This is a predicted structure of a 269-nucleotide part of an RNA (large-subunit ribosomal RNA, domain VI) from a Dehalococcoidia bacterium.
RNAcentral holds the full RNA, with entries from ENA.
Taxonomically the source falls in Dehalococcoidia (Bacteria, Bacillati, Chloroflexota).
Model confidence (mean pLDDT): 86 of 100.
Context: one part of a larger RNA
């Protein structure tokens, strides 16, 4: 810009992609069949590999924003506590998020039309013959069924639901046409932000409010903080103390910050 008003939302699916995979064991059944060795079809079950999607409960990794422990050196007057620096110093451990080594799940079953094979009936060519007229089966392959994009599918599809028919100019064959303004649903800018994201899109919320931060509480992590007592000559051990401190997680709570507002948007067969 299109889809003959202007908008929100919810679809149909013409096409297009994607999947499509495979091996062991068990029963039937040591059965048919075979002298014997040795061994089935059909059925039915159970267990795997590798691929691929999804997730984070569990296993695990990461987690330079949480915790603790410890080393040189500076520095805070000293001590005791700490802070910089040194790959995050360096070691042990971690929530949220993202992950895989983890955890579910798919490949299946089914339907339609064939391939090569197999046929039924059946002449030409009194017999034969799957074919020549006709009809039937038959494959991990084909076409549906499964997943996902999808009406720019210009043949622009469908459904619910909102808005309404204003004023002004210019034209005019007076039926109307153009063109303008200011609204209507409703956008769209600003803004708080996000399991959304290079930007942009996309999603929530904008005081009639939990959308961010703070705040309080709870999950979780670390492990038992400072300081005081107290034991030990001391290095240090205990007590107060499952403390102290803590990030992204969950609940709540206007305490702050989303303010006031601009702006664009039909007149219709």
């Nucleotide at each position: 810009c299109g889809c003959a008003g202007g908008a929100g939302a919810u679809u149909u699916g013409a096409g297009g992609a994607g999947a499509g995979c495979u091996c062991u064991c068990c029963c039937u059944a040591g059965u048919a069949c075979g002298a014997g060795a040795g061994g089935a079809c059909c059925g039915g079950g159970a267990g795997g590999g590798a691929c691929a999607g999804a997730c984070c409960u569990c296993u695990g990794g990461u987690g330079u924003u949480c915790c603790a422990g410890u080393u040189g050196u500076u520095c805070c007057g000293c001590c005791a506590g700490g802070a910089g620096c040194a790959u995050c110093g360096c070691u042990g451990g971690g929530u949220a998020g993202c992950u895989a080594c983890g955890u579910c799940u798919g490949g299946u079953u089914c339907g339609g039309a064939u391939a090569a094979g197999c046929g039924c009936u059946g002449a030409a060519a009194g017999c034969a013959u799957c074919u020549a007229a006709g009809u039937g089966c038959g494959a991990a392959g084909c076409c549906g069924g499964c997943u996902u994009c999808a009406a720019g599918a210009u043949a622009a599809g469908a459904u619910c639901u909102c808005c309404c028919a204003u004023c002004c100019u210019u034209u005019u064959u007076c039926g109307g046409a153009a063109g303008g303004a200011g609204u209507a649903a409703g956008g769209c800018u600003a803004c708080a932000g996000g399991a959304a994201g290079a930007c942009u899109a996309c999603c929530u919320g904008u005081u009639u409010g939990a959308u961010a931060g703070g705040c309080c509480g709870c999950a979780a992590g670390u492990g038992u903080a400072a300081g005081u007592c107290u034991c030990g000559u001391a290095a240090g051990g205990g007590a107060u103390u499952c403390a102290g401190c803590u990030a992204a997680g969950c609940g709540g709570u206007a305490c702050u910050a989303a303010u006031u507002g601009g702006c664009c948007g039909a007149g219709g067969g």